[in-house]
Order: sequence, then structure tokens, then C1' cells
RNA sequence: CGCCGAAUUGUGAACGAUCACGAGCGGGGGACCCAACACAUUGGGGUGAAUCAACGGGAGAAACCGUUGUAGGGCCGUCUCUCCGGCCCGAAUCCGUCAGCUAACCUCGUAGGCAUCAUCGAGAGG
Repeated sequence: CGCCGAAUUGUGAACGAUCACGAGCGGGGGACCCAACACAUUGGGGUGAAUCAACGGGAGAAACCGUUGUAGGGCCGUCUCUCCGGCCCGAAUCCGUCAGCUAACCUCGUAGGCAUCAUCGAGAGG
């Protein structure tokens, strides 16, 4: 140099470590209209690609655990699209009984974690 991710950057102060305010990027709440159509702890909802299924364990149901797949997602094959090939992920966590969409408006985040040795497919575009 490079990768996942919104998670970059500017100014001022502090000088010890941090703080404040912007820009950019990202998230949540929130009308008419539209949508939905009683409610029910069998709660409900959010961020995220991270859902779902079968089998086994769990005495039974459930939580939970494991295996194999899977919706979906990432990287490489030198930029974009399509195809083809290879290697992976398919988690975690938050709100707290409550939220559809949603202009104005209100509000929050700007982290964390990785990689070093090989490779260099096709068509179209640039």
C1' cells in the first nucleotide's frame, strides 16, 4: 500500500488525558395520505449479511449445545456490469411492554477487529 465496518476529517482548547463545536458518512423516533385490521408473556421491536431447516443431545416441551445444509454477505482473479472459478462468514448485541410508512422536526453513533505471498479468467464498457 490493503481488508471488514457508518465509523473519516477540520477548527479550537488542553499539553496530562482528553474535551467542545463543525463537515462528511451512518442509525433511531416522528404527520396527512397509504398500509394494517380486536387483543392475548406464546410479548413486541432495533442495529447487523448473519435467516431458516433437518438430524442428534437436552427425560418430554422450551432455552441451550453439536453436525450438515441454507436465505443472505465478504475477499481474490488489477476499475464497473454480467458470467465463470477459488477461499471464507452465515455472529453478536441493544431497547424494556413500547415504536408500520412518514414531510417538518427531535435525537444518537463516528467503534472495534484484521492481513504480508502469492495470483494476474471471459465478454462488453471505461
Model confidence (mean pLDDT): 81 of 100. A computed fold for a 126-nucleotide RNA from a soil metagenome, annotated as c-di-AMP riboswitch aptamer (ydaO/yuaA leader). The sequence is in RNAcentral, with records from MGnify.